[in-house]
RNA sequence: AGUGUUUGAUCCUGGUUCAGAGCGAACGCUGGCGGCGUGCCUAACACAUGCAAGUCGUGUGAGAAAGCCUGAAUUUAUUCGGGCGAGUAGAGCGGCGAACGGGUGAGUAACGCGUAGGUAACCUGCCUUUUAGUAUGGGAUAACAUCUCUAAUGAGAUGUUAAUACCGUAUACCGCGUGAGUUUUUUGGAACUUAUCGUGAAAGAUGGCCUCUCAUUGAAGCUAUCGCUAAAAGAUGGGCCUGCGUCCUAUCAGUUAGUUGGUAAGGUAAUGGUUUACCAAGGUAAAGACGGGUAACUGGUCUGAGAGGAUGAUCGGUCAUAUGGGGACUGAGAUACGGCCCCGACUCCUAUGGGAGGCAGCAGUGAGGAAUAUUGCACAAUGAUUGAAAGGUUGAUGCAGUGACGCCGCGUGGAGGAUGAAAUCCUUUGGGAUGUAAACUCCUUUUAUUGGGGAAGAAAAACCGGGAUGUUAAUAAUGUUCCGGCUUGAUGGUACCCAAGGAAUAAGCUCCGGCCAACUACGUGCCAGUAGUUGUGGUAAAACGUAGGGGGCAAGCGUUGCUCGGAUUCACUGGGUCUAAAGGGCGCGUAGGCGGAUCGGUCAGUCGGAAGUGAAAGCUCCAGGUUUAAUUUGGAAAUUGCUUUCGAUACUGCCGGUCUCGAGUAGAGCAGAGGGAAACGGAAUUCCUGGUGUAAUGGUGGAAUGUGUAGAUAUCAGGAGGAAUGCCAAUGGUGAAGGCAGUUUCCUGGGCUCUUACUGACGCUGAGGCGCGAAAGCGUGGGGAGCGAACAGGAUUAGAUAUCCUGGUAGUUUACGCUGUAAACGUUGGGUGCUAGUUGUUGGGAGAGUAUUUUUUUGGUGACGUAGUUAAAGUGUUAAGCACCCCACCUGGGGGGUACGAUCGCAAGAUUGAAACUCAAAGGAAUUGACGGGGGCCCGCACAAGCGGUGGAGCAUGUGGUUUAAUUUGAUGCAAUGUGAAGAACCUUACCUGGACUUGAAAUGUACGGAUUAGUCCUGUGAAAGCAGGAUGACACCCUUCGGGGUGGAACGUACAUAGAUGCUGUAUGGCUGUCGUCAGCUCGUGUUGUGAGAUGUUGGGUUAAGUUUUGUAAUGAGUGUAACCCCUGUCGUUAGUUGCCAGUAUGUAAUGGUGGGAAUUUUAACGAGACUGCCGAGGAUAACUCGGAGGAAGGUGGGGAUGACGUCAAGUCAGCACGGCUCUUACGUCCAGGGCUACACAUGUGCUACAAUGGCCGGUACAAAGGGAUGCAAUACCGUGAGGUGGAGUAAAUCCCUAAAAGCCGUCCUUAGUUCGGAUUGGAGUCUGUAAUUUGACUCCAUGAAGUUGGAAUCGCUAGUAAUCGCUGAUUAGUAGGUAGCGGUGAAUACGUUCCCGGGUCUUGUACACACCGCCUGUCAAGCCACGAAAGCAAGUAGUAUCUGAAGCUGCCUACCUAAGGGUUUAUUAUAGGUGGUGGUUAAGAUAAGACUAGUGAUUGGGGCUAAGUCGAAAUAAGGU
Repeated sequence: AGUGUUUGAUCCUGGUUCAGAGCGAACGCUGGCGGCGUGCCUAACACAUGCAAGUCGUGUGAGAAAGCCUGAAUUUAUUCGGGCGAGUAGAGCGGCGAACGGGUGAGUAACGCGUAGGUAACCUGCCUUUUAGUAUGGGAUAACAUCUCUAAUGAGAUGUUAAUACCGUAUACCGCGUGAGUUUUUUGGAACUUAUCGUGAAAGAUGGCCUCUCAUUGAAGCUAUCGCUAAAAGAUGGGCCUGCGUCCUAUCAGUUAGUUGGUAAGGUAAUGGUUUACCAAGGUAAAGACGGGUAACUGGUCUGAGAGGAUGAUCGGUCAUAUGGGGACUGAGAUACGGCCCCGACUCCUAUGGGAGGCAGCAGUGAGGAAUAUUGCACAAUGAUUGAAAGGUUGAUGCAGUGACGCCGCGUGGAGGAUGAAAUCCUUUGGGAUGUAAACUCCUUUUAUUGGGGAAGAAAAACCGGGAUGUUAAUAAUGUUCCGGCUUGAUGGUACCCAAGGAAUAAGCUCCGGCCAACUACGUGCCAGUAGUUGUGGUAAAACGUAGGGGGCAAGCGUUGCUCGGAUUCACUGGGUCUAAAGGGCGCGUAGGCGGAUCGGUCAGUCGGAAGUGAAAGCUCCAGGUUUAAUUUGGAAAUUGCUUUCGAUACUGCCGGUCUCGAGUAGAGCAGAGGGAAACGGAAUUCCUGGUGUAAUGGUGGAAUGUGUAGAUAUCAGGAGGAAUGCCAAUGGUGAAGGCAGUUUCCUGGGCUCUUACUGACGCUGAGGCGCGAAAGCGUGGGGAGCGAACAGGAUUAGAUAUCCUGGUAGUUUACGCUGUAAACGUUGGGUGCUAGUUGUUGGGAGAGUAUUUUUUUGGUGACGUAGUUAAAGUGUUAAGCACCCCACCUGGGGGGUACGAUCGCAAGAUUGAAACUCAAAGGAAUUGACGGGGGCCCGCACAAGCGGUGGAGCAUGUGGUUUAAUUUGAUGCAAUGUGAAGAACCUUACCUGGACUUGAAAUGUACGGAUUAGUCCUGUGAAAGCAGGAUGACACCCUUCGGGGUGGAACGUACAUAGAUGCUGUAUGGCUGUCGUCAGCUCGUGUUGUGAGAUGUUGGGUUAAGUUUUGUAAUGAGUGUAACCCCUGUCGUUAGUUGCCAGUAUGUAAUGGUGGGAAUUUUAACGAGACUGCCGAGGAUAACUCGGAGGAAGGUGGGGAUGACGUCAAGUCAGCACGGCUCUUACGUCCAGGGCUACACAUGUGCUACAAUGGCCGGUACAAAGGGAUGCAAUACCGUGAGGUGGAGUAAAUCCCUAAAAGCCGUCCUUAGUUCGGAUUGGAGUCUGUAAUUUGACUCCAUGAAGUUGGAAUCGCUAGUAAUCGCUGAUUAGUAGGUAGCGGUGAAUACGUUCCCGGGUCUUGUACACACCGCCUGUCAAGCCACGAAAGCAAGUAGUAUCUGAAGCUGCCUACCUAAGGGUUUAUUAUAGGUGGUGGUUAAGAUAAGACUAGUGAUUGGGGCUAAGUCGAAAUAAGGU
């Protein structure tokens, strides 16, 4: 610091995801040790049990018991004493403490907290300092004893007693109160004087001593210490008040009656409506009151570059709280966690009458929950409380336990060790990887284990002894201080140290497609699964699962959740608004914000210095110290803040003065559909009246509805009425916008120009607010010609609730109101200044020149364009440039401008305006394609012009379909269908039925076997294959006793590897092929251009069959296609001359180049020549080229062929072949026989033959080319009507044969008919091939003689040696050709032309398409799921209002009854003091009533969202077909 993801690709906008850090965490897998931290985030839910606040006998009265010892008595195991226990335990009075410490975060949006201040408005126990005092009396009371009540808790009566308990009196410089006064002062302040005014104190305990007094055991004396009282200060801790800061919500806009203030009083430690009475009517709020929601605040913590954002566990400060609510008492302090009273809820006890209780203290239990620990040890330390002290108490605290919850540290070994073991995985089978890893050798011993030693934290205080010193009469006692001694450890036998032995005791988790470091194999087969995002998985998955390998981290690793970051994605730092989300429809104007020049003052903002504060801890730095680190100790810095004070004065503010350029006023002119009202005009439509006139008119793509013989339309004249204003007229004018158009008059707003004078900043913007605001719509009253929603009819259509036509109501018009919205758009808020120009137009001014003109200035309105800007398109002085000021608005798409609420409206509706849920995009601009029922140009047998066909018939052949045991299979628009198949009777053959074989029909290897199974022959069975059986029994070498034996090869058998498959996948592939298309295209280098995809080149003007070529040109060159090179053919030449040829010559035959010979010709087959727009003319840019001409065999690529660019169609082929993967393996392999591929209601493609006279039959007769021939072609001859047979000359071929060419020509007959056309079909008889011709061949002869008389819609081929027509030959085969591949013979017609159909090329345009129009995409309906709204209602909660009732307490009043110490008067009592009882006020809880708000639920209902292949249409996207 970025990254993935919208697209075919690009740039931008914009959301979404990830990588980082963190956590009081949880979950999964795993787990060696230690140190330091940390641990109920949920139910402020309920709690068993134990402990958490006591202490003081030096305040005080009283004071046991068990037990032991002992005495006495007697009833001999009991009683009564004494001593110790013991002035102990326990309880009481009294003092201090219990208000601290500890827990929790429910409430609280508040002076609660933070920060800075105030208190002249206050309090403060214990502590410190100072001053003074501590005198004198008194009566009670608990404990205790006795008695009574009670289940319990407890309660009562009588009697006794003490105090540092309680009360009186005295005194009080002093305090307080009151009056008067002085100085100072900021409000009730401080200091002081005065009154001889009033009022207010106390308590003792302990130790010591005898100087004084009394007196002697000493205390009533003295003294010390500790207490006590009063006062003044301090310190500490608090109370109250104030400035500033402190979450979300306006779909909460008004709120408040003690409310705001005053006066007086009460109350408080103290100010104050804090409370009460009276008076006034205020207070607060858009700078957000009031209401609702949420929340303890903070130092800090986490994150971040920072600014910020989030957070408030542990530690520290503050607040609040203690089962819910209320209340006071005591006290220095509480409205009191382990106190009290009352009302609730809950739990427990009960004798039913009543009682008891409060873990949000430490442990612990239950519950809740994803989730959070021991009913531990100790007061040794630190602190707290109490005490004079020793000491006591302390779940504060110190420690331990538990949890990898976190941070930090350590270890699980180190060194060597390759022919690279084994094993596993991969493999191209060669090898590679795990991997120096292991084994093995040497070494070490942290940790763990065992044994041994063993801390620091402890030093004070206290005590004991001694010294010094203070106090004192004092050497007692005591305080302070010094020395010595003594004593105390929970942790813990822990840390640490030493030793022993031995690598011994110790590694996992996650990831490996991209983001993101790390790859292979197998399994799976859109399944199982994965997934943060993009996505992955449909038979070769680096994405699933497993394994091997690898990457990362490591006693942890990953997942989930949450926070910040990345996110400049709320933008202060640091964003935007023409088209991406976003400028209000427009103006006027309030608050607010901002504001010209200059002088002076001030110093609020601003800047600087100083002081205070900003607690400690934390963060940062430095240093110390735990072996290191975390942890910890010390210091510094920082704490960006607030306050006070001193200074500076440029800028802003404020105050005062001045100015004129901003703004405005006056004067002189100008233009204009600016606005309102009234009057008037002409043209046109319609209607009415009358005339003329007759059959149609009107309307459309074409029609019809409609009108018209009752006289229309047309035409003429007259009249009525309403609306709109032709030409002028214009990117002309004017207005703020909406908008404004005949003419005239009246009223009226604004603008511009020029000039001087005046005012003197008077300005700009503008939240709320007010006004204006097209069309449609609404209300009331007029008006209504034309047009015309709705509606009706006619058409169109599959339908047509539309488009088109004929009618036609609201409306359109007017007056007065309402509505308040539009693509209200320049999709561009207003204002000011600055920043190149050129050229139109419109309104003014000035100058020059005159004749039209021209220069300049200013206001508006256009076009182009520089710099700049922009994502680009574009914009560009009329900015979207450069700046400033103010307002409005935006923050992914959908849901949705919807719901709910509120406001406005007569209604329609408008304004404001969410959420759940859902998607990973939605979007802008531009690019390349493709497409268009967009446009331009061009080409093609594409159309047209012609010729001949197909489609109708019969047959052949292929396909579909059907059938079948099987009818094997592929090919399926063009580009499948006489195609693979250049040839299915068996074979082929892949299919079916049946019979057989299993290392196999064919191939290779290894191991073993034995010697006859090889080979040959035979038999049985059988359809054959096969199965079963028999006979014979070889080749090489060696040895040999010649009997034979051994070995080996081959073969066979068995076993193992393997074979085999026309089984699947052409969507895993190679190769080959089709097609667009023989169309003219397809690209590249360099350069230029654009942010980029890309563009340019390749576009433009010409030309061509052609991206052929030329010219222009930011392009210049090149490649591949085109063309040419190749083959055949057309002319000529040269060479050669047999098997071909024969002109001349010789010879021969019935005849024939037959023979000699010839080399001319034809021809053969090799090499050359020739044609290149080369020449001439015209046109054209003088080019390319085109047209015409000459010559020439041939003329403009001469004709034909071969040759097929980049690519498209996942086109075709796994059944030609090859090949990956999968599948079968006594079968999906192999062999055999028979059958099938040849079926047949039908549909279709391609052909053949015809329908006849341009013909058919018969007879005669002429002329080819190109091929084939040894398993062959076969002549002459003979036989047969014929197919053919017999036979075999010749011929591996320019020699012989196939071989007859046929149309043609010359004659005969037929004469328009289902025929002498046509030949299907069928019967009979044959021939040939072949083992075989039945299913199922071809041919021949005789007989038979079907349909068919030129073919509907539609459709195919062909532009010259072509179409048409005629025959010939080959390949394939044993045989089978109407097919196919070739060959020649005869031999036409037509093309004006490019409007249209089809296909293609190119340029341009639009696009929401890119799988590319066979695209994309919309709404209703139907189905499922999800969240939400409405809803008769139902059932809760919250906060108030009103009324009723009203506990405890406090307080007012009354009180006939009761009362120690005191008071008064007086000796009897009294009540004003206290109590008791009663009654008001206040008030918690409760009840009732009507409403409000919030969340929940609800039959039904409404729309919305999502969901591979549902229905109906076709709205959008191209002119999307209106």